The RNA shown here (glmS glucosamine-6-phosphate activated ribozyme aptamer) has 155 nucleotides and comes from bacterium HR27. Rfam family: glmS glucosamine-6-phosphate activated ribozyme aptamer. Rfam describes the family as follows. This entry contains a glucosamine-6-phosphate activated ribozyme that is found in the mRNA for GlmS. GlmS is an enzyme that uses fructose-6-phosphate and glutamine to generate glucosamine-6-phosphate. Its mean pLDDT, the model's own confidence on a scale to 100, is 81.

RNA sequence: GGAAGUAGGGAAGCGCCUGGACUCGCCGCAGGCGAGUUGACGAGGUGGAGGCUGAUCGAACCAUUCGGCGGAUGGCCUCCCGGCUGGCACGGUCGUGACGGUGAGAGCAAAACUGGCGGGUGACCGCCAGGACAAAGGCUCACCGAUGUGCCCCC
Numbered sequence: 001g002g003a004a005g006u007a008g009g010g011a012a013g014c015g016c017c018u019g020g021a022c023u024c025g026c027c028g029c030a031g032g033c034g035a036g037u038u039g040a041c042g043a044g045g046u047g048g049a050g051g052c053u054g055a056u057c058g059a060a061c062c063a064u065u066c067g068g069c070g071g072a073u074g075g076c077c078u079c080c081c082g083g084c085u086g087g088c089a090c091g092g093u094c095g096u097g098a099c100g101g102u103g104a105g106a107g108c109a110a111a112a113c114u115g116g117c118g119g120g121u122g123a124c125c126g127c128c129a130g131g132a133c134a135a136a137g138g139c140u141c142a143c144c145g146a147u148g149u150g151c152c153c154c155c
Base pairs, nucleotide, nucleotide: 014070015069016068017067019066020038021037022036023035024034025033026032027031041058042057043056047080048079049078050077051076052075053074081095082094083093084092086152087151088150089149090148099145100144101143102142103141104140105139113130114129115128116127117126118125119124
């Protein structure tokens, strides 16, 4: 230095960096070498398995939040389980908050920003306080559509 294995820890809008950008040091200074920094702000989001795809919403900035890799609760299909009726089968629809669509309404964030503290030569990183501002989903209301077929049971 490499390979394999064992044990422990840890994340799921998460992890990583061979590009880029930026910083520091050195050198033989149109440049190179080495060591670093940065690389998405929250909201929402998982019945189980497999396959395909390659993932919702807005905020800030007016842009390196560029570019790339991996993963992933997104989407579609199949099967299983489950909700939708008193039960069962098939069909439909949905996922435990378990019909869909349209419109309206209420409510909800963090970063950014300001002030302060701490670490680092630096790029930059961390913490505390202050005070705002979303959209989607969900919720409430209204309207529209769907709520099937067969058999059995009860009244």